[in-house]
RNA sequence: GCCGGGAUAGCUCAGUUGGCAGAGCGCUUGACUUGUAAUCAUGAGGUCGCGGGUUCAAUUCCCGCUCCCGGCUCCA
Numbered sequence: 001g002c003c004g005g006g007a008u009a010g011c012u013c014a015g016u017u018g019g020c021a022g023a024g025c026g027c028u029u030g031a032c033u034u035g036u037a038a039u040c041a042u043g044a045g046g047u048c049g050c051g052g053g054u055u056c057a058a059u060u061c062c063c064g065c066u067c068c069c070g071g072c073u074c075c076a
Base pairs, nucleotide, nucleotide: 001072002071003070004069005068006067007066010025011024012023013022019056027043029041030040031039049065050064051063052062053061
């Protein structure tokens, strides 16, 4: 330099023929308990990597860039 994959909640990851952003774990509050754990209920938490484009509408489509992982190639 070229090719492929990835970036979504604190962590691990789903999600898309374009139409309200989710789960598990963790955290908050409450119930239960003599108390704790466990269990149950509840609530909070997101610029969907960044910048543009298309569209009535973009996490999703198109372009560029950044970072991570893997592979290939390489000259002066």
Description:
A computed fold for a 76-nucleotide RNA from a Bryobacteraceae bacterium, annotated as transfer RNA. The prediction has a mean pLDDT of 80. Its Rfam family is "tRNA". By type it is a transfer RNA. Lineage of the source: Bacteria > Pseudomonadati > Acidobacteriota > Bryobacterales > Bryobacteraceae.